[in-house]
c-di-GMP-I riboswitch aptamer from a Chloroflexota bacterium, 81 nucleotides, folded computationally.
The organism belongs to Chloroflexota, within Bacteria.
It was read from a public genome assembly, where an Rfam model found it.
Model confidence (mean pLDDT): 87 of 100.
RNA sequence: GAUUGUCCAGGGCAAACCCGCUGUGAAGCGGGGACGCAAAGCCAGGGGUCUCCCGGUACCGGAGACGGCCCAGCUGCCGAU
Numbered sequence: 001g002a003u004u005g006u007c008c009a010g011g012g013c014a015a016a017c018c019c020g021c022u023g024u025g026a027a028g029c030g031g032g033g034a035c036g037c038a039a040a041g042c043c044a045g046g047g048g049u050c051u052c053c054c055g056g057u058a059c060c061g062g063a064g065a066c067g068g069c070c071c072a073g074c075u076g077c078c079g080a081u
Base pairs, nucleotide, nucleotide: 002081003080004079005078012037013036017032018031019030020029021028022027035068041074042073045071046070047069048066049065050064051063053062054061055060056059
């Protein structure tokens, strides 16, 4: 450097659900909790799903949410070959 996660160490994150707060809503944040995750780290660029309001109302456009749906981009621990 390339490929890779069978194996090692130290660890990390945290679904559902419950409680509190915020938001019109999707949802977010904090606490509890672990179904899972080798990028479940970052990023709304493309697709997808979802929401509220507005305009037309077929469905599309605008405004948002989801990075734990997929792809692309950026970064990275340990090990194996």